Notes
The part of an RNA shown here (small-subunit ribosomal RNA, 5' domain) has 571 nucleotides and comes from a metagenome. RNAcentral holds the full RNA, with entries from SILVA.

Context: one part of a larger RNA
RNA sequence: UAUGCUUGUCUCAAAGAUUAAGCCAUGCAUGUCUAAGCAUAGCUGGUAACAGUGAAGCCGCGAAUAGCUCAUUACAACAGCCGUUGUUUCUUGGAUCUACUCUCUACUUGGAUAACUGUGGUAAUUCUAGAGCUAAUACAUGCAUCAAGACCCGACGCAAGGACGGUCGCGUUUAUUAGAACAAAACCAUCCGGUCUUCGGACCGUACUUUGGUGACUCUGAAUAACUGAGCAAAUCACAUGGUCUCGCACCGGUGAUGUAUCUUUCAAGUGUCUGCCUUAUCAACUUUCGAUGGUAGUUUAUGUGCCUACCAUGGUUGUAACGGGUAACGGAGAAUCAGGGUUUGACUCCGGAGAGGGAGCCUGAGAAACGGCUACCACUUCUAAGGAAGGCAGCAGGCGCGCAAAUUACCCAUUCCCGGUACGAGGAGGUAGUGACGAAAAAUACCAAGCCGAGGCCCUUUGGGUUUCGGCAUUGGAAUGACAACAAUCCAAAUCUUUUAACGAGGAUCUAGUGGAGAGCAAGUCUGGUGCCAGCAGCCGCGGUAAUUCCAGCUCCGCAAGUGUAUAUC
Numbered sequence: 001u002a003u004g005c006u007u008g009u010c011u012c013a014a015a016g017a018u019u020a021a022g023c024c025a026u027g028c029a030u031g032u033c034u035a036a037g038c039a040u041a042g043c044u045g046g047u048a049a050c051a052g053u054g055a056a057g058c059c060g061c062g063a064a065u066a067g068c069u070c071a072u073u074a075c076a077a078c079a080g081c082c083g084u085u086g087u088u089u090c091u092u093g094g095a096u097c098u099a100c101u102c103u104c105u106a107c108u109u110g111g112a113u114a115a116c117u118g119u120g121g122u123a124a125u126u127c128u129a130g131a132g133c134u135a136a137u138a139c140a141u142g143c144a145u146c147a148a149g150a151c152c153c154g155a156c157g158c159a160a161g162g163a164c165g166g167u168c169g170c171g172u173u174u175a176u177u178a179g180a181a182c183a184a185a186a187c188c189a190u191c192c193g194g195u196c197u198u199c200g201g202a203c204c205g206u207a208c209u210u211u212g213g214u215g216a217c218u219c220u221g222a223a224u225a226a227c228u229g230a231g232c233a234a235a236u237c238a239c240a241u242g243g244u245c246u247c248g249c250a251c252c253g254g255u256g257a258u259g260u261a262u263c264u265u266u267c268a269a270g271u272g273u274c275u276g277c278c279u280u281a282u283c284a285a286c287u288u289u290c291g292a293u294g295g296u297a298g299u300u301u302a303u304g305u306g307c308c309u310a311c312c313a314u315g316g317u318u319g320u321a322a323c324g325g326g327u328a329a330c331g332g333a334g335a336a337u338c339a340g341g342g343u344u345u346g347a348c349u350c351c352g353g354a355g356a357g358g359g360a361g362c363c364u365g366a367g368a369a370a371c372g373g374c375u376a377c378c379a380c381u382u383c384u385a386a387g388g389a390a391g392g393c394a395g396c397a398g399g400c401g402c403g404c405a406a407a408u409u410a411c412c413c414a415u416u417c418c419c420g421g422u423a424c425g426a427g428g429a430g431g432u433a434g435u436g437a438c439g440a441a442a443a444a445u446a447c448c449a450a451g452c453c454g455a456g457g458c459c460c461u462u463u464g465g466g467u468u469u470c471g472g473c474a475u476u477g478g479a480a481u482g483a484c485a486a487c488a489a490u491c492c493a494a495a496u497c498u499u500u501u502a503a504c505g506a507g508g509a510u511c512u513a514g515u516g517g518a519g520a521g522c523a524a525g526u527c528u529g530g531u532g533c534c535a536g537c538a539g540c541c542g543c544g545g546u547a548a549u550u551c552c553a554g555c556u557c558c559g560c561a562a563g564u565g566u567a568u569a570u571c
Stems, first nucleotide, its partner, number of pairs: 001567005009442001011440002015435001016402001022400003026397003031061002037058002042053004059421001068355003078276003082272003087269002093264004105235001109140002116132002119129003149168004156161001169232002171228001173226005190207001192205005212219001234258001236257004242252003245248001278326003285317003292314007330352003334345004357378002360375003380391001382389002408433001410432003416429001417427001419425001447478004451473010482511001486501001488500002514560005519541001525555001527554004536543002
């Protein structure tokens, strides 16, 4: 694990893995709106302005999580370890953001489109065509505010100086520069201080700049020259409404929401280092011009790399078992058994991987080589008016098939969490019931007394008496209680169960415990009837041929007991 017989209570509780990663009817399992993107549908209120609510649809986010399964897979995956100075990262938290050179709308620009209206097509689909409208935080376009310096060019000029002109935000790409350090002195120019002075100068002393970090950068940061097509630099939304006078549809202003580029953080992810894996030699050589091993340069990539390409070199692995085969092989944490050591197991609730009928390719996106996304092919399959169209339960239920072998087409988002524009919606994730002797914990099926019968112990005045212990009983009498059932409460999303609890509820307490055995191993019959080497039992030895301790039964007894046999795997 399966199965036989049996089964009263109560609490947990596994469950179509093994065989067919076989096939699937039907239903559901992923959606989502705040004060705060877009409302001229409709409805309600209102005299109206308008307000509230709001189907549908556009836009945004999610749908890459979760759930299922274990087919593949043997240095692959996985585990521990160390890297990423070799990379990407929606979101979350924290920071930061110069504007343009030309004619202009900056109190706000442009053109569409859906829903909607109406005309239609097809047997048919979550198929759609033509026409007519209308929005934006969709798709586009594009000002303004405050300002200064720096660099280049250098007309002119003896020189000092210096007009005109040009460039300069962050980001992208390329190239270049500084980013220092073993000292010391002298020379030239200059700053400051001092001494001397014939005011011409002389002498002495001081100063003469260089971000941050690592073990280590071609790191970070800075500068220069260019490059740049379509990167950013807010024409958005809600709620409050205040202040200033030069009273103007003037100027200034709060709290949030959303969005945006860069840096960092967070959540991750990708990819590497070292060590570790079952069996097999009836597998001894394997790999390589179709990349095998290395070099150089590129392509590709988010990045490293024969990942790929070109050109070179001839390497690389192997008896410490390469390469190949097998595995009824996903790996680990774990599980069972164990003195120590081991052996077996791990499909399965946690972590990692892989996969969605088989292969392959791809779009979107921060993230997928996604399948409850798309496109082909193969296999299978459904509808058809025969022209065509549709599909993917190894999600939850459920069906067929397969088999020794496995549950309801139930209820609910109340819990735990998750997603969304979100306090409100959704969730077969998940929870709750149903099935459920997989398995585990607790624990009823009776208790007491007297009487009678039997057997002892002790004491005494011993043909007997007293006292006390034990066993038995279709004797009698007490008390006790739940199983069941049930007002009510509790439990619960609502129920159920449980728990608490009135009234009920036990004498053969028929409210009846079974399952295996009784020759030995091995606890327990030489009792009775039947059978007669037959029927059968028996793990093994054996039993059975007319007195069977072993078969079939009755009685009695033994083991375990709501359980107990059998088969198989394993220690």
It matches the Rfam family "Eukaryotic small subunit ribosomal RNA". Rfam 15.1 lists 75,755 matches to the family in 2,556 species. For this family Rfam cites "Crystal structure of the ribosome at 5.5 A resolution" (Yusupov et al., Science, 2001). Clan: SSU clan.